[in-house]
This record gives sequence, C1' cells and structure tokens, in this order.
RNA sequence: GGGUCAGUCGUCCAGCCUGGUCAGGACGCCACCCUUACACGGUGGAGGUCGCCGGUUCGAAUCCGGCCUGACCCA
Repeated sequence: GGGUCAGUCGUCCAGCCUGGUCAGGACGCCACCCUUACACGGUGGAGGUCGCCGGUUCGAAUCCGGCCUGACCCA
C1' cells in the first nucleotide's frame, strides 16, 4: 500500500441483509419488596452523539461516499 471483518447504554451482544413499532436483551448500577442480616429471588428505574463527517430520502443504527480506530490476511 491492497483486501475482508468489526465499532450500538459501564461491559458483552442482537437489530443492519429487506429504511418507518418509544433502539432492545443479558450482566452490572440505583430504589423498593423479601430476610434478624447477607446472598438468591421479585418489582420498578436510571443509563445510548448507534465511531466521525457528508449524501440519498418525507423518514437512516440500517442504503451510498469519504475518514478514524481495532483485528486478520496478502504484499
């Protein structure tokens, strides 16, 4: 230098292909219930520039272009 894949709550991921439902799950965190207390369990809640910039569109996490970061392969 070229190619492929990945980037989404604190962490790990799904959703992307085929645009439109409040962007969801698990773990973690907070509050309450439960317990003498802790753990487990139950209920509820907070937490997201969907890597960045732009384009297409009535509408973009999703499609298109460029860039950044990481992993692997080729040279």